Source information: This is a predicted structure of a 110-nucleotide RNA (SAM riboswitch aptamer (S box leader)) from Sporolactobacillus spathodeae. Rfam family: SAM riboswitch aptamer (S box leader). Rfam's curators write: The SAM riboswitch is found upstream of a number of genes which code for proteins involved in methionine or cysteine biosynthesis in Gram-positive bacteria. The model forms 97% of the base pairs in the Rfam consensus.
RNA sequence: UUCUUAUCUAGAGUGGUGGAGGGAAUGGCCCUAUGAAACCCGACAACCAGCAUUUCAUAUGUAUGGUGUUAAUUCCAGGAACAUGAUGAUUUAUGUUCAAAAGAUGAGAA
Numbered sequence: 001u002u003c004u005u006a007u008c009u010a011g012a013g014u015g016g017u018g019g020a021g022g023g024a025a026u027g028g029c030c031c032u033a034u035g036a037a038a039c040c041c042g043a044c045a046a047c048c049a050g051c052a053u054u055u056c057a058u059a060u061g062u063a064u065g066g067u068g069u070u071a072a073u074u075c076c077a078g079g080a081a082c083a084u085g086a087u088g089a090u091u092u093a094u095g096u097u098c099a100a101a102a103g104a105u106g107a108g109a110a
């Protein structure tokens, strides 16, 4: 980097360093000198391993290790179907569903 697979509406700082950006891209809409990114400490969570329990089950717990996360539903939208409303019609708005599209993370493989 590519492929497969599971999950993605919850949760987590009045800390230190730092000094202007950030929320993946696009269009919106937001966060930010009352301090962005990044780093350290802390915290949250439980994907994989470990340990323990066990009704031996795709089980329960733990938080030791490997990750991950730490504004807003993956911040919202995009593809399709259905429903409702507005409109003379074209069209447009809202809601629901999905193995749509894109993305993030874990695990496995190449």
Base pairs, nucleotide, nucleotide: 001110002109003108004107005106006105007104008103013041015040016039017038021031022030023029026077027076028075042070043069044068047066048065049064050062051061052060053059074102079098080097081096082095083094084093085092086091
Record summary: Taxonomically the source falls in Sporolactobacillus (Bacteria, Bacillati, Bacillota, Bacilli).